[in-house]
Molecule: c-di-GMP-I-GGC riboswitch aptamer
Organism: Rubrobacter sp.
RNA sequence: GAUAGAAAAGGCAAACCCGCCGCGAGACGGGGACGCAAAGCUACGGGCCUCCUGGAGGCAGCCGAGCUACCGAAG
Numbered sequence: 001g002a003u004a005g006a007a008a009a010g011g012c013a014a015a016c017c018c019g020c021c022g023c024g025a026g027a028c029g030g031g032g033a034c035g036c037a038a039a040g041c042u043a044c045g046g047g048c049c050u051c052c053u054g055g056a057g058g059c060a061g062c063c064g065a066g067c068u069a070c071c072g073a074a075g
Stems, first nucleotide, its partner, number of pairs: 003075001005071001011036002016031004021026001034061001040067003044064003047059005
């Protein structure tokens, strides 16, 4: 230095509830924790979903890809 998810610190936050925006899928804020070592960011490929069916949206906590990143034992 690479790998490595044991430890500690810290982080994120599913379902559900409330508010609010949206036709909707869903987004955002608060509460709440099922989980997460990229559950950080990007719709690029696949996938799923929505609609007023026309090509316009949503999902990054479905998989892949790209970019970035805290701590770090044994081996």